Annotation: The part of an RNA shown here (small-subunit ribosomal RNA, 3' major domain) has 483 nucleotides and comes from an uncultured bacterium. The full RNA is in RNAcentral, with records from ENA and SILVA.
Context: one part of a larger RNA
RNA sequence: UGACGGGGGCUCACACAAGCGGUGGAGGAUGUGGCUUAAUUCGAGGCAACGCGAAGAACCUUAUCCCGGACUUGACAUCUGCGGAUUAGCAUUGUGAAAGCAGUGUGACGCCUUCGGGUGGAACGUAGACAGGUGCUGCAUGGCUGUCGUCAGCUCGUGCCGUGAGGUGUCGCGUUAAGUCGCUAAACGAGCGAAACCCUUGUCUUCAGUUGCCAGCGCGUUAUGGCGGGGACUCUGGAGAGACUGCCGGUGUUAAACCGGAGGAAGGUGGGGACGACGUCAAGUCAUCAUGGCCUUUAUGUCCGGGGCUGCACACGUCCUACAAUGCGGCGUACAAAGGGCCGCCAACCCGUGAGGGGGAGCUAAUCCCAAAAAGCGCCGCUCAGUUCGGAUUGCAGGCUGCAACUCGCCUGCAUGAAGUCGGAAUCGCUAGUAAUCGCAGGUCAGCUAUACUGCGGUGAAGGUGUUCCUGAGCCUUGCACU
Numbered sequence: 001u002g003a004c005g006g007g008g009g010c011u012c013a014c015a016c017a018a019g020c021g022g023u024g025g026a027g028g029a030u031g032u033g034g035c036u037u038a039a040u041u042c043g044a045g046g047c048a049a050c051g052c053g054a055a056g057a058a059c060c061u062u063a064u065c066c067c068g069g070a071c072u073u074g075a076c077a078u079c080u081g082c083g084g085a086u087u088a089g090c091a092u093u094g095u096g097a098a099a100g101c102a103g104u105g106u107g108a109c110g111c112c113u114u115c116g117g118g119u120g121g122a123a124c125g126u127a128g129a130c131a132g133g134u135g136c137u138g139c140a141u142g143g144c145u146g147u148c149g150u151c152a153g154c155u156c157g158u159g160c161c162g163u164g165a166g167g168u169g170u171c172g173c174g175u176u177a178a179g180u181c182g183c184u185a186a187a188c189g190a191g192c193g194a195a196a197c198c199c200u201u202g203u204c205u206u207c208a209g210u211u212g213c214c215a216g217c218g219c220g221u222u223a224u225g226g227c228g229g230g231g232a233c234u235c236u237g238g239a240g241a242g243a244c245u246g247c248c249g250g251u252g253u254u255a256a257a258c259c260g261g262a263g264g265a266a267g268g269u270g271g272g273g274a275c276g277a278c279g280u281c282a283a284g285u286c287a288u289c290a291u292g293g294c295c296u297u298u299a300u301g302u303c304c305g306g307g308g309c310u311g312c313a314c315a316c317g318u319c320c321u322a323c324a325a326u327g328c329g330g331c332g333u334a335c336a337a338a339g340g341g342c343c344g345c346c347a348a349c350c351c352g353u354g355a356g357g358g359g360g361a362g363c364u365a366a367u368c369c370c371a372a373a374a375a376g377c378g379c380c381g382c383u384c385a386g387u388u389c390g391g392a393u394u395g396c397a398g399g400c401u402g403c404a405a406c407u408c409g410c411c412u413g414c415a416u417g418a419a420g421u422c423g424g425a426a427u428c429g430c431u432a433g434u435a436a437u438c439g440c441a442g443g444u445c446a447g448c449u450a451u452a453c454u455g456c457g458g459u460g461a462a463g464g465u466g467u468u469c470c471u472g473a474g475c476c477u478u479g480c481a482c483u
Base pairs, nucleotide, nucleotide: 002482004479005478007477008476009475010474011473012472013471015467016466019430020429021428022427023426026321027320028319029318030317031316032315033314034312035311042053043052065307066306067305068304069303070302071301074130078129079128080127081126082125083124089106090105091104092103093102094101095100109120110119111118112117132296133295135294136293137292141290142289143285144284145283146281148279153192154191155190156189157188158187159168160167161166172183173182174181198273199272200271201270203241204240205239206238207237208236209235213230214229217228218227219226244267247261248260249259250258251257323423327382328381329380330379331378332377333376339370340369341368344363345362349358350357351356389420394415395414396413397412398411399410400409436459437458438457439456440455441454442453
């Protein structure tokens, strides 16, 4: 000087408390450990690994994961020597699971030309330099990322103090979400952070008015902005306004600021996002990529067939569905937002109980389609039961994608109806349009094991105004046998 303390003081955070809903028990999904296996590829490991890399493992993907069959200048790049017009390409035969191996036929291009041919590029064959490696080392590295933590800190110049390490500034008194600001002060200034500038949402004005809208005026229809028309309104999307402790009162040191109020759509950072200081963890990644070194070179490279990554006594994490009456089922009936669509989204209509099939209109989309929003509301049934709860499991019959659903896809119908009656010790999230609950969309994608992830809207709480304790963090101070 730091770090540490079952030292102290001050302060903060869903840290506790006050509440609401969960996890831990059940069944299933998924990841991991373990076990098994010819192989169950690799990585990630307290918080900060475990629905993580993977925003799609039947083949492909895929990986030296296994078994088997093949190739050796190679699947890919550059260059050189030689060969020769045979080649490239196309068609085809045998063998084979394919890859491959062995053949057959046909047969291009440019330039010169004495029409005999010569020559060149690409390509091919051969030889050689070399290619290749998801092989090792993240403790040789770049880049990127997680974490402490959106915590309020981390430093510098000059000056001053100290023999020096170093200190001061950055402390103290107030204040703030904040090293935020004010005052004092051997300090005076400055930088990286905080804040602001950026995006979005909430109010208004203005401009614009199609594909959106329809108040008023007409037309038309069983009906619908369907049509003429209109720019008022909604909306769309460009420009602006608006919030600054600006105003009033009180407190405070006359300060910074705090408390209350007015006006206002919004009030003291309005809500949300992007943005992450010096550094810490030899944190993570050599399997995104790049890269030093090492290793490999008829194999640790490359191609192919099949299998595996999906195995199952068990253990853990994260979720989904439930155990029911604030519910379940049936019928009827409302109201979103944000997205996606041409190898695509697919309407009407017809067939089918249904998945789906046929059909083909429209749409390169504010125009058409996906598209039914669901919870909600109304009526009816069920009456507390392992049930009209719950849906696992299994059988049969079908549909779809795809070369192909045995290992190992999804969906539908009928039948079957398991555990489960609210969960021990323990433990998680959340402070408002939040939790809880309800559905919708998207990416990946032929299809899908999505209950995941990323977004979107609908309904919409309770409790707290405290800091004794648990956890983590900041500042000052103290002790110290550690640095």